A computed fold for a 72-nucleotide RNA from an Alphaproteobacteria bacterium, annotated as transfer RNA.
It matches the Rfam family "tRNA". Gene Ontology term of the family: triplet codon-amino acid adaptor activity. It is annotated as a transfer RNA.

Order: sequence, then C1' cells, then structure tokens
RNA sequence: GCCACUAUGGCUCAGUGGUAGAGCACUCCCUUGGUAAGGGAGGGGUCGUGAGUCCGAUUCUCACUAGUGGCA
Repeated sequence: GCCACUAUGGCUCAGUGGUAGAGCACUCCCUUGGUAAGGGAGGGGUCGUGAGUCCGAUUCUCACUAGUGGCA
C1' cells in the first nucleotide's frame, strides 16, 4: 500500500428495512435464623462518527475512525 471482517446497556453476544432484546452484572422485594442458591420487579443503549437512498435505516450505499486477520 491492497483486501476481508468487526464496532449494539458495565461485560459477552443476538437482531439485519417498520420505534432494540437475551445472559451475566447493578438496585429493590419475596423466600431463609443467617449466607448461598431460587423467584419477582426495575434502572441503564443518540446501535463507532458523518453523509446519502427511502414514507421509514441498527439493517442498504459511500467516506472516515478504531481494532483484528490475510497478501505484498
């Protein structure tokens, strides 16, 4: 220098045009003599940044940023 992939709650990951979910973690409650385990409820996300297409974009297109891998 070229190519590919990845970027989504605190962490690990789904979701792939129609207002974003799970597990763990966090807070509160129930249960217990207490702890752990279990059950219930709740909070937390401008979906990496900017632009374009579309009635509508996390999703499609382009550029950029960061990371990973490959080729030279």